Bacterial RNase P class A from a Burkholderiaceae bacterium, 339 nucleotides, folded computationally.
Model confidence (mean pLDDT): 75 of 100.
The organism belongs to Burkholderiaceae, within Bacteria.
The gene name in the source record is rnpB.
The sequence is in RNAcentral, with records from ENA.

[in-house]
RNA sequence: GGAGUGCGCCAGACCGCCGCCGGUGCCAGUUUGCAAAAACGGCACGGGAGGAAGGUCCGGACUGCACAGGGCAGCGUAGCAGGUAACACCUGUCCGCCGCGAGGCGAGGAUCAGAGCAACAGAGACGAGUCUGGUCGGCUUGUGCGAGACACGGCCGGCGAGGGUGAAACGGGCAAUCUCUACGCGCAGCAAUACCAAAUAGGCCGGCGAUGAUGUGGCCCGCGGAGCCGGCGGGUAGGUAGCACCGAGCCGUGCGAGUGAUCCACGGCCCAGAGGAAUGGCGGUCACACCGCGAGCGAUCGCGGUGCACAGAAUCCGGCCUAUCGGCGCACUCCACAU
Numbered sequence: 001g002g003a004g005u006g007c008g009c010c011a012g013a014c015c016g017c018c019g020c021c022g023g024u025g026c027c028a029g030u031u032u033g034c035a036a037a038a039a040c041g042g043c044a045c046g047g048g049a050g051g052a053a054g055g056u057c058c059g060g061a062c063u064g065c066a067c068a069g070g071g072c073a074g075c076g077u078a079g080c081a082g083g084u085a086a087c088a089c090c091u092g093u094c095c096g097c098c099g100c101g102a103g104g105c106g107a108g109g110a111u112c113a114g115a116g117c118a119a120c121a122g123a124g125a126c127g128a129g130u131c132u133g134g135u136c137g138g139c140u141u142g143u144g145c146g147a148g149a150c151a152c153g154g155c156c157g158g159c160g161a162g163g164g165u166g167a168a169a170c171g172g173g174c175a176a177u178c179u180c181u182a183c184g185c186g187c188a189g190c191a192a193u194a195c196c197a198a199a200u201a202g203g204c205c206g207g208c209g210a211u212g213a214u215g216u217g218g219c220c221c222g223c224g225g226a227g228c229c230g231g232c233g234g235g236u237a238g239g240u241a242g243c244a245c246c247g248a249g250c251c252g253u254g255c256g257a258g259u260g261a262u263c264c265a266c267g268g269c270c271c272a273g274a275g276g277a278a279u280g281g282c283g284g285u286c287a288c289a290c291c292g293c294g295a296g297c298g299a300u301c302g303c304g305g306u307g308c309a310c311a312g313a314a315u316c317c318g319g320c321c322u323a324u325c326g327g328c329g330c331a332c333u334c335c336a337c338a339u
Base pairs, nucleotide, nucleotide: 001335002334003333004332005331006330007329008328009327010326012286013285014284015283016282017281018280020048021047023045024044025043026042027041029040030039031038032037050310054321055320057319058318059317060316061315062189063188064187065186069221070220071219072218074185075184076183077182078181079093080092081091082090083089094108095106096105097104098103109180110179114178115177116174117173130161131163132162134159135158136157137156138155139154140153142152143151144150145148193241194240195239196238203232204231205230206229207228208227215223216222249269250268251267252266253265254264256263257262288307289306290305291304292303293302294301295300
């Protein structure tokens, strides 16, 4: 210098003007109210998307139904050990494969329980047997002659595994085909659910129901205990909580533990949130990339133009996967050259 591997980070910065959504405080404003106060308004302060907020693919928290119990069915996972609230995630390691290497990938239990499957080629492909050749025995109404206990041929049977096909030929493979083993999973999901309220009500008719309905979102048991289903007619179509978090929380420090994932100790911080949904727009300067023109031997500089991704919270959290203009840092490998 070139080609790569692994890990991590950023996702334009600043200023001005105009806005949007929550929060807190203040007000002599308006309305209601006896008042307290509430609503609206104004002002001030402070906060306001992401590395994936996305796909909704796993795992949990939370909620309801027995604070979910037994069995069957069903689904999932799969070397070994560890981490974690948990996982199909992560870490370490063994084995196998790929790569010269740094490294990468792996649904990696069981085919001495049973079933199923295999293109082409080949006689035959999971069922057993014989396409060709050898050898042994028997039969022979075939041919030959030297006329036989002969030779060649044909048919039947045995032996053995020679040849050929193929990835594989009574010996293996596939479990990402069913299956078996071990372990895990009750079901639904914030449109959960609880409360306020006359508001899934109350009323009428029919059917079922303590000989147990409805419910427990596959079935049976179990649990539970008085309503349920259909029709008619009729009212409400609202509010609060859940929900924005003292938390599996965030940011630092540690010759703390550990190979590591991770855990521990100490210090600091409180950090969007409402509703079909705010987090924006314009201008300027600078930065970055590309293009054009000009200057310069050149490094480079000046001017002008264009671009600046993917995307966007909706109960919350941990993962995985997918999308992403560009840029930066660290460690390592291989090749070439120089010393």